[in-house]
């Protein structure tokens, strides 16, 4: 130059002219409702998905017990979160960086299909050997047979350590060098998880736990359509049960217990109302606002627009502009 | 705006880690029957909604994301 990694800003922008929500003001008018003139002011990094966690409201017990949910290296942040950074481990990348659901497989069970001789303390298909003992042999030398072997090929994701030797009838950690690995003491770095180094050992005891589970924490529930007010209007309607203190019914994941309420309640059938106000806000809508022209500039506009309101995670996304860092070329 | 569920053959469902795809109905052939229907027999029909992840192997077990359907007040 040129590929690539990381992060942080932004998300057309100006002017006109009509229009449209909310505040406020000033006038009108047929008067608590319409109009008309000004002024200010009106969408996002995701407002989205409704995945988590909170503020807030409510259920009188947020009391303890069980089942169930989540979560699970190490330090920090932080209200908390499956969340954020930072770092050990493993994994991927040539490197910068990037995924990690990452505690426990001697606490118990379970799975490992087909293939394969064999897949948990397991094995002889193909195969070496015939030292030992036997048969065919008159002796050899050959054959077979009892028997030995798990090194070597096969099979399969994965076969009970690798690699050279010694050493044997063939072998094998049986044994001996180095390596890995595991396990025990020391040592050295580091809050720390770990990292490294040295001796000593048996030789080496598989994989899944996003399988059931066990260890440790951890969790009342249910949501602005909560939840409060107010106004209005029929049918204080019917039937059936179950009660009235020896207890109906409730007291909001499910169950149990314990603790309260309590004289009337639960079921089903019918019926009126589906109205306003708060909650509600520097946008506060409710059939649900910012559009629509024409002109200019240029980065030529994509994903897309609030509904109680904060803090993450997760989708979708045109462009710009900054800033660090890694490879690779070429020149000083 | 909050909340719960669902997807598998033309349809309406079952399946819960073994490299397999199961049932009724439907279509379709063939028996049987004068003929039809019902019976009986076979045959066809499948990216298990879509991507990712774990594992040897995923419909199935885990995240995400499309789609679809139900529910909220006195």
């Nucleotide at each position: 130059c040129g590929a690539g990694a990381g992060g942080g800003c932004u998300a057309g922008g100006a002017g006109a002219u009509c229009g449209c929500g909310g505040a406020g003001a000033g006038g009108g008018c047929g008067u608590c409702g319409c109009c008309c003139u000004c002024u200010c002011u009106g969408a996002g990094g995701a407002a989205a998905g409704u995945c988590c966690g909170g503020a807030c409201u409510c259920c009188g017990u947020a009391g303890g017990g069980c089942a169930g949910g989540c979560c699970a290296c190490u330090g920090g942040g932080g209200a908390a979160a499956c969340c954020c950074c930072a770092g050990c481990g493993g994994g991927g990348g040539a490197a910068a960086c990037c995924c990690u659901a990452g505690g426990g497989a001697a606490a118990g069970u379970g799975c490992c299909a087909c293939a394969g001789a064999g897949a948990g303390c397991a094995g002889a298909c193909c195969g070496c050997c015939g030292a030992c003992g036997g048969c065919g042999u008159c002796u050899c030398a050959c054959g077979c047979c009892g028997g030995g072997c798990a090194a070597g090929g096969g099979u399969g994701a994965a076969a009970c350590g690798g690699u050279g030797g010694u050493g044997u009838a063939a072998g094998a950690g049986a044994c001996c060098a180095c390596c890995a690995g595991c396990g025990u003491u020391u040592c050295g770095g580091g809050u720390g998880a770990c990292c490294g180094a040295a001796a000593c050992g048996g030789c080496u005891c598989g994989g899944c736990a996003a399988a059931c589970c066990c260890u440790g924490g951890u969790c009342g529930g249910a949501g602005c359509a909560a939840g409060g007010c107010c106004a209005a209007g029929u049918a204080g309607g019917a039937a059936g049960g179950c009660g009235c203190u020896u207890g109906a019914g409730g007291g909001c994941u499910g169950c149990c217990c314990g603790c309260c309420c309590g004289a009337g309640c639960c079921u089903u059938c019918g019926g009126g109302u589906u109205g306003g106000c708060c909650g509600c806000a520097u946008a506060g809508a409710u059939a649900g606002a910012u559009g629509a022209u024409c002109u200019c500039c240029c980065a030529c506009g994509a994903c897309a627009g609030g509904a109680u309101c904060c803090g993450g995670c997760u989708u979708a996304u045109c462009g710009g502009c900054c800033c660090u860092c890694u490879c690779g070329c070429c020149g000083g | 705006g909050g909340g719960c569920c669902c997807a598998u053959a033309g349809c309406u469902c079952a399946g819960g880690g073994g490299u397999c795809a199961g049932a009724g109905c439907a279509a379709c052939c063939g028996c049987c029957u004068c003929a039809u229907a019902a019976g009986c027999g076979g045959u066809c029909g499948g990216u298990c909604g879509g991507a990712g992840g774990u594992u040897c192997a995923a419909a199935u077990c885990c995240u995400c994301c499309u789609g679809g359907g139900c529910c909220c007040a006195c």